[in-house]
This is a predicted structure of a 523-nucleotide part of an RNA (small-subunit ribosomal RNA, 5' domain) from an uncultured bacterium. Rfam family: Bacterial small subunit ribosomal RNA. Its family is annotated with ribosome and structural constituent of ribosome in the Gene Ontology. The full RNA is in RNAcentral, with records from ENA, Greengenes and SILVA.
Context: one part of a larger RNA
Order: sequence, then C1' cells, then structure tokens
RNA sequence: AUUGAACGCUGGCGGCAUGCUUUACACAUGCAAGUCGAACGGCAGCGCGGGCUUCGGCCUGGCGGCGAGUGGCGAACGGGUGAGUAAUACAUCGGAACAUGCCCACUUGUGGGGGAUAGCUCGGCGAAAGCCGGAUUAAUACCGCAUGAGAUCUACGGAUGAAAGCAGGGGACCUUCGGGCCUUGCGCGAGUGGAGUGGCCGAUGGCAGAUUAGGUAGUUGGUGGGGUAAAGGCCUACCAAGCCUGCGAUCUGUAGCUGGUCUGAGAGGACGACCAGCCACACUGGGACUGAGACACGGCCCAGACUCCUACGGGAGGCAGCAGUGGGGAAUUUUGGACAAUGGGCGCAAGCCUGAUCCAGCAAUGCCGCGUGCAGGACGAAGGCCCUCGGGUUGUAAACUGCUUUUGUACAGAACGAAAAGAGCUGGGUUAAUACCCUGGUUUUAUGACGGUACUGUAAGAAUAAGCACCGGCUAACUACGUGCCAGCAGCCGCGGUAAUACGUAGGGUGCGAGCGUUAAUC
Repeated sequence: AUUGAACGCUGGCGGCAUGCUUUACACAUGCAAGUCGAACGGCAGCGCGGGCUUCGGCCUGGCGGCGAGUGGCGAACGGGUGAGUAAUACAUCGGAACAUGCCCACUUGUGGGGGAUAGCUCGGCGAAAGCCGGAUUAAUACCGCAUGAGAUCUACGGAUGAAAGCAGGGGACCUUCGGGCCUUGCGCGAGUGGAGUGGCCGAUGGCAGAUUAGGUAGUUGGUGGGGUAAAGGCCUACCAAGCCUGCGAUCUGUAGCUGGUCUGAGAGGACGACCAGCCACACUGGGACUGAGACACGGCCCAGACUCCUACGGGAGGCAGCAGUGGGGAAUUUUGGACAAUGGGCGCAAGCCUGAUCCAGCAAUGCCGCGUGCAGGACGAAGGCCCUCGGGUUGUAAACUGCUUUUGUACAGAACGAAAAGAGCUGGGUUAAUACCCUGGUUUUAUGACGGUACUGUAAGAAUAAGCACCGGCUAACUACGUGCCAGCAGCCGCGGUAAUACGUAGGGUGCGAGCGUUAAUC
C1' cells in the first nucleotide's frame, strides 16, 4: 500500500459498487421455458348470439376465444458452480480433411395419390403412478407415384433421390355454390454462395517433487476393411518393431486457464472475488435416443447411495437457477416488485413467457462526497486537574449576543429514462385493381416496476448527529494518584520487587475521524 475479510468499541446522511472464500453437505415451499387456433381434428371451462322453458334452467362450435390432444419452433440459449483436469484444458500464432437450424443473396420447383393414429367415445385393470382393448377422425404428422436444373454414386452406358400448405383481398369468367381462378403475404423442397458459429490438427508458452529413472502391446508405423460431418490406432485383421525419456519421460502432490487484480521506481513477486472470453460439471457412475446442434442442470434408460408415498403388489425425487431452510463456519442478504427499458423464445400481428435483466430491501463490507454549525465573546466565570499556594491549565472553550439552515422534520409541486408499435391522412412499390400487403413522410392517441422516488419550492428551529486508538524508544503526544516482580502490559527492545511519563484510573495531549483499532493474508 492492499483485501469478497472477520472480531472489539462506536455510528448521522447520500451516491456507486460488493456480499457462503468453509460441506461439489442435505434440502420443506413457491417461482426460474414456453409459445403458435394464420398447421390440425375438435369444444372441457368462460363470455356473446340463437332456440326451448315448468322461469329452476336446458340445448346449440354460429362467434370471441380455448383446457387436454396431434403437429411446428424453442427447450443445446440465457442462469449456476469450480468438483475434476498439468493437458482430450487455456493463451498466442498457424493449418486442412469438415458441419451448419434460424439470417442474407441468387437459381429452380411446389404436380398427383394413399394408409394410419392421438384426441373424443365405449369397455376393462390398478391404492396410486399409470396402463390395456374395441370403434371412429384430421393435418404443415406419416408413406408411395410423377418430375429432376443442380446434387450424390458411376463400370461413363446409366442409376438414386424432393416438397405442404395456411392467411388476406378481388373485377371479369366458370361452378356440383363448397369453391375454382387471379393476386399479395407467410411458409415448404432441391441447390450454389455468404455471414456468423462450431468440430478437428500442429507449434510455442505458463506449478512443485529425482527421498519418482526408466515408461509403453493398440503401444509406434504400414496395408486392407470399418466408422465419423471430417484427418487420424478412432476401431478391427494381418505385417514390421518401433515410440517417449536427463532439454526430466513415467509416477506422486497441487491446481480450472486467460484478459487481468494487488504490490513494486522497475525488474519481479503474489493472486485469478466481482466484470469479460474459453473449458469442465449438474445426487454418484455408465449409456445412448431425439435433433442443425446434447451424449442434454429444471429430458430418457440402467446401476448405486439417500429421501418421500404405498392398499406392500409397486411408485416418486435431484436448488453447483432465484429467494429460502438445516448443517458446517470467524463469516456472507429478501421465501420482495416489474416485464416500463435492454435482450431472449414463440407468433403475420396483437401478445404471451422470461428469478436473464431492470429495480427495490438488508449489511459502514469497500470507495467517494456531505454534515454534526458560523462570527463575535474575559489579562480569562464556575467546575475539574496540577501546584513552589504566587499561580498554571482545560480555554474563546462555555455562558451570552448576532447570523445561517446543508442534513433531518413538515407541507406543496414533480421528472429524464418512452419511443418504436397502433390509428388517421398522404407519396412510392406490388397488382387486373383506387382491395389486401410492404415501405417513406406527416398528424395523433397510448404504455413507468423504480415512485409521489430524484429534483424544486415554502416553513420553523442550533435545532436531529463523534467516536476510536495511542502518549518509554522505534513513533507524533506528560503529569498526578493507586498498585508494589502482585495485578497486569508487550510488535521488538523490554516495563512492574514503595516516588512506574511502560500496569490501572483521572486531567492534559497526539493521530485518524463515521469511523478507529486488533487479527489474518499478499507485495
């Protein structure tokens, strides 16, 4: 000088940060990932309309919508933790044999069919979790056929392999009166390129121990085969006998790595909280499935430990998400508010969800700022302390007089953060179209958790606000009394055994100040 600190004494306010460093110990409760009816069949509940009514109600998907279900996208992001890992990690610089949902640009297609299945309903089993059977139904769910520019394979002849519709609007024309048809928007299939992202390989760099000296059989290389999105002993069969190592292999211990942080004139040393990048993990161990992406924190399966329910047959669970509880500990916060902003998911949109985030609460834990008054006021009150008894000191300190009102209190006003979106008018694009849709301009309405907060004004009134450590030397600051090697102090030297500036108290002083000391730790 510093700290994610703790402890003791003390404590007025504000701003900005930070807050389980220990048991990767166990967890009650609530919330943390949904959304789309413009993909689908439908209609449990609510509202509207219609019908019936004995006035109690009943019926009706017709409309707004929508529980459960099928389907799509998301759930691989965001959030947490640092157990493992000394290299399958990280940092930097390179590389070639790759993948890529959503996004952007371009090319091209979107024709014609089929069979099921959840839901609903009927029946059955079970304590429950849940399960089974019959009948029936839809799709952007599933499966063929056609076509094939490009793609893949090729023996260069050829072969393989695709799709899905939905919504808005509409003048002719057609119509079985459903619509066709046209057009716009959103989708869907195949492909090329891009952006960004991810997978893989190499080199260099960054801990300790030799009281660890040899290690290695898929081990090192080759050939054939397999596997992967992709190179490769990644896997396998055969062949060869290699490969690493004193420039430290192997083994053991410790450890997430980095940008950085602290310190220091620097070189260096120590550290890796918060913030940012990467990695690893998700009760412990193993495994795959789905998918563009996981071997998946709030998915699945198996094994194990633990907890809970049970009708004893069988089931359920995983806070290292946000709060919170127990435990451990010197020690670390609220079971708060809001999606208003920023961002994310879904959706044409309106919007819904979001413990990400933004805010509030608690804690002097840290940094910064402000205040606890200001001016005058005695050769100097009282009291305290000392005294050579003359006096000295506390001390302009107080009283007293005048002034001010930061902060606090009361009252009144009151934000920025909010403009996108929406609606009207009007240009442009698209189009058969002055519909719809997209886009520019202009006008206008709305949306704030924080919060009646910040801020502003007014009122009264010095009113609401100072402590802590030290005073032998180092080291700024001294006297008296008590004690008598006792009680005690102490970072080092050392004080205390009857005049202790070193113990305890008082007066005085010194240093910092809403803090001050102590302890721990680093330089």